[in-house]
Context: one part of a larger RNA
RNA sequence: CUGGGCGUAAAGGGCGCGCAGGCGGACCGGUAAGUCAGAUGUGAAAUCCCGAGGCUUAACCUCGGGUCUGCAUUUGAUACUGUCGGUCUUGAGUACGAGAGAGGAAAGCGGAAUCCCAGGUGGAGCGGUGAAAUGCGUAGAUAUCUGGGAGAACACCGGUGGCGAAGGCGGCUUUCUGGCUCGAUACUGACGCUCAGGCGCGAAGGCUAGGGGAGCAAACAGGAUUAGAUACCCUGGUAGUCCUAGCGGUAAACGAUGGGCACUAGGUGUUGGAGGUCUUACUCCUUCAGUGCCGCAGUUAACGCAUUAAGUGCCCCGCCUGGGGAGUACGGUCGCAAGAUUGAAACUC
Numbered sequence: 001c002u003g004g005g006c007g008u009a010a011a012g013g014g015c016g017c018g019c020a021g022g023c024g025g026a027c028c029g030g031u032a033a034g035u036c037a038g039a040u041g042u043g044a045a046a047u048c049c050c051g052a053g054g055c056u057u058a059a060c061c062u063c064g065g066g067u068c069u070g071c072a073u074u075u076g077a078u079a080c081u082g083u084c085g086g087u088c089u090u091g092a093g094u095a096c097g098a099g100a101g102a103g104g105a106a107a108g109c110g111g112a113a114u115c116c117c118a119g120g121u122g123g124a125g126c127g128g129u130g131a132a133a134u135g136c137g138u139a140g141a142u143a144u145c146u147g148g149g150a151g152a153a154c155a156c157c158g159g160u161g162g163c164g165a166a167g168g169c170g171g172c173u174u175u176c177u178g179g180c181u182c183g184a185u186a187c188u189g190a191c192g193c194u195c196a197g198g199c200g201c202g203a204a205g206g207c208u209a210g211g212g213g214a215g216c217a218a219a220c221a222g223g224a225u226u227a228g229a230u231a232c233c234c235u236g237g238u239a240g241u242c243c244u245a246g247c248g249g250u251a252a253a254c255g256a257u258g259g260g261c262a263c264u265a266g267g268u269g270u271u272g273g274a275g276g277u278c279u280u281a282c283u284c285c286u287u288c289a290g291u292g293c294c295g296c297a298g299u300u301a302a303c304g305c306a307u308u309a310a311g312u313g314c315c316c317c318g319c320c321u322g323g324g325g326a327g328u329a330c331g332g333u334c335g336c337a338a339g340a341u342u343g344a345a346a347c348u349c
Stems, first nucleotide, its partner, number of pairs: 003321004007303002012317001014201004021194003025088007033081002035077008048066007091191001092188004096183004103177007110154001114150008125136002162169002206247006215241002220236004258316006266294011298305002322349003331342004
């Protein structure tokens, strides 16, 4: 490089936007670059293949033909691709009317719980466990009531419910804002798909600076357990968890399943819309978009998947090529650092 693959065996990039590149709807016409056909020139000889001949045969040699799959020029063909011009509406998009939603950002507000503070009642325990102890408590704890404060998270509703590209998003209100779906017309007229590099987003933990700190809680301390117990259990407890501005860029970032388009039995639940029957309690039918379950053909090593495909095809990207060594070393790039990314070999089985 080719081939074969990528749900679970090695293998889908964490996710998006998107330049180059690759690929690209219907009809008509031009052109003839790709493509196809013919001709001419060239493609040295030897070699190679076929035929014939010469050494007694063969190897070897000689002659003739072919091959030299190519390149150039030229004459044609025009189905397909390209290109140029024209036309179209089904792909894509815009306008209009509705609709659902924890989509995003900012500000404000609310109640329950927890802890703390002050005060009242009260008087010996509380707490914790398998059992205990450390711990707290006569300087009045636990319990209970009143008042005040703080920070964080939002019970019920809540739902294989919804939204988002992914990460993710859940109290309420307001402001700003992205996307999606449905319906009926009108408009633009292929404006599309994918995307190396690039750019942006990216849970938790981590880092820098400044705030904040109720609860929880790495580290740490103590009490237990135990042969030991640098753990599991208990009492404490600091970073952190929260906010603002930045850095970092990873994950079982998972549906372990890249994106787009088309096609291929059904049944059943649910979310959002539209239409119809009746016309409106309701119900039923059709249809579009999503989200689940079951299941045929097909597929799969099996498990399973099965119109939300892992089926049947096309286009584009990423990735794999025995295990260990190793996601290591070295070098490069990035980072404040931690480290990330790219990523071997010897050796060994």